[in-house]
This record gives sequence, structure tokens and C1' cells, in this order.
RNA sequence: CGAGUCGAUGGGCAUAACCGCCGAGAGGCGGCGACGCAAAGCUUCCGGUCCGACUCGCAUACGAUGCGCGCGGAUAGCGGGGUUGCCGAC
Repeated sequence: CGAGUCGAUGGGCAUAACCGCCGAGAGGCGGCGACGCAAAGCUUCCGGUCCGACUCGCAUACGAUGCGCGCGGAUAGCGGGGUUGCCGAC
């Protein structure tokens, strides 16, 4: 210097609840707070789940409502893949 395995001392992240702001919503951001995390860093490529203001199609029927394998969005703390990486021991 490189690779692998194990760990969690230092250091890191931060669930629910609550407060503020944003969004139609799922949800996001900030504060507070720790359920947990060893990639709970980054990335929607694949599957899942969730949302439907707007748009498309269909049904009923003309007030609107419902459905969808369309379309758009959310989730990386649902899983897989990709990618980068700190500390300690061996």
C1' cells in the first nucleotide's frame, strides 16, 4: 500500500411522538427526541408497498363517483442490484 474477516473504543446516522414550514396526498425539510442502524452514505435499474391534485382510458351516468396493467409521484429506515467509504483488531 492492497484484499478479506470480525468488531463498535473514538466518531457517525436518527424511529415514534411533539413543534414549525412545504405538499392535493403518500410524504419531505428544520427543531426536539432515540426505536434502531455497520453503509440507516449515494443511486429508482428491478420487484414490492403507498399516494392520485393534474393527465389518459374504461364503467356507471351527466352532479359526480368508482376502477386501471396508462401516466406522474413517494419510500434508499421494504428487499435486490449498482457505486463510494471512516475508525479498531486480526
The RNA shown here (c-di-GMP-I riboswitch aptamer) has 90 nucleotides and comes from a Gammaproteobacteria bacterium. NCBI's taxonomy places the organism under Bacteria, Pseudomonadati, Pseudomonadota, Gammaproteobacteria. Its Rfam family is "c-di-GMP-I riboswitch aptamer". From the family's description: GEMM was predicted in a large-scale screen for bacterial structured RNA regulatory elements.